[in-house]
RNA sequence: GUGUGUGUAGCUCAACUGGCAGAGCAGCAGACUCUUAAUCUGAAGGUUCUGGGUUCGAUUCCCAGCACACGCA
Numbered sequence: 001g002u003g004u005g006u007g008u009a010g011c012u013c014a015a016c017u018g019g020c021a022g023a024g025c026a027g028c029a030g031a032c033u034c035u036u037a038a039u040c041u042g043a044a045g046g047u048u049c050u051g052g053g054u055u056c057g058a059u060u061c062c063c064a065g066c067a068c069a070c071g072c073a
Base pairs, nucleotide, nucleotide: 001072002071003070004069005068006067007066010025011024012023013022019056028042029041030040031039049065050064051063052062053061
């Protein structure tokens, strides 16, 4: 340089054909306990990498860019 893939909560990942963005872990609050841990319950946490386009409506489709991984040169 070129091809393919990935980018979503603090971390690891879902969201199948476009139609309210979710789970586990972590953190927080409560229950339990003499206390901690474990366990149970609850609440919170998002500019869906960036900028455009299509659409009534985009995490999802299209274009360009950025970062990372792999292949080829």
This is a predicted structure of a 73-nucleotide RNA (transfer RNA) from a Lachnospiraceae bacterium.
Its Rfam family is "tRNA". Rfam classes the family as a transfer RNA.
The sequence is in RNAcentral, with records from ENA.
The prediction has a mean pLDDT of 81.